[in-house]
Predicted 3D model of a 74-nucleotide RNA (transfer RNA) from a Candidatus Woesearchaeota archaeon. The organism belongs to Candidatus Woesearchaeota, within Archaea. Rfam family: tRNA.
Formats: sequence, C1' cells, structure tokens
RNA sequence: GGGCCGUUAGCUCAGUCUGGUAGAGCUCCAGGCUUUUAACCUGGGAGUCAUGGGUUCAAAUCCUGUACGGCCCG
Repeated sequence: GGGCCGUUAGCUCAGUCUGGUAGAGCUCCAGGCUUUUAACCUGGGAGUCAUGGGUUCAAAUCCUGUACGGCCCG
C1' cells in the first nucleotide's frame, strides 16, 4: 500500500441480508417478601446505533469518506 471483518445501553451481544416504534441477558435503582443479607417477585433507569456526507417520505440497516481495533496479502 491492497483486501476482508468488527464498532449498537455500564458490560456481553442480537437486530443490518429483506429500510418502517431500537432490543435481550447481566448489572444498576426503587418497592414487595425476609429478623437482616442472598435468592425470588414487581416496577423502573440507561443508546447523537464510532464519526462526516449522500440517497429516501423514512436510515442502526443502502452508498461513500474518515477514525479505532482484528485478520490476511504484498
């Protein structure tokens, strides 16, 4: 230098192919239960979807630049 993959909640990851309300588990917070804790039950919080631009009525999703990380080729 070239190719491919990844980047989504505090953490681990789905969702992208086929555009249409952003999700799960864990964690965290409050309440219930309990002598208390844990466990269990109920409710809740948390995301400019890495970032700039474009296409579209509408973009996490399609196109494109960039950044960071990984693998391969030279």